[in-house]
Molecule: transfer RNA
Organism: bacterium
RNA sequence: GUCCUCGUAGCUUAAUUGGAUAAAGCAGAACCCUUCUAAGGUUAAGACUGGAGGUUCAAGUCCUCCCGAGGACA
Numbered sequence: 001g002u003c004c005u006c007g008u009a010g011c012u013u014a015a016u017u018g019g020a021u022a023a024a025g026c027a028g029a030a031c032c033c034u035u036c037u038a039a040g041g042u043u044a045a046g047a048c049u050g051g052a053g054g055u056u057c058a059a060g061u062c063c064u065c066c067c068g069a070g071g072a073c074a
Base pairs, nucleotide, nucleotide: 001073002072003071004070005069006068007067010026011025012024013023019057029043030042031041032040050066051065052064053063054062
């Protein structure tokens, strides 16, 4: 330099062929239980999906550019 894959919550993953409010586990918070801690139980919160545009009635999903991570070739 060319090509391929990936980027979603603090972390790890879902999200069907583009379709209704982006789902869960762990972590963290509050409360219950316990003499206390751990374990256990209940509840709520937390991501406008790497950034900017485009297509579409509708984009996490498709297209373009850029950024970052990994890989193949040279």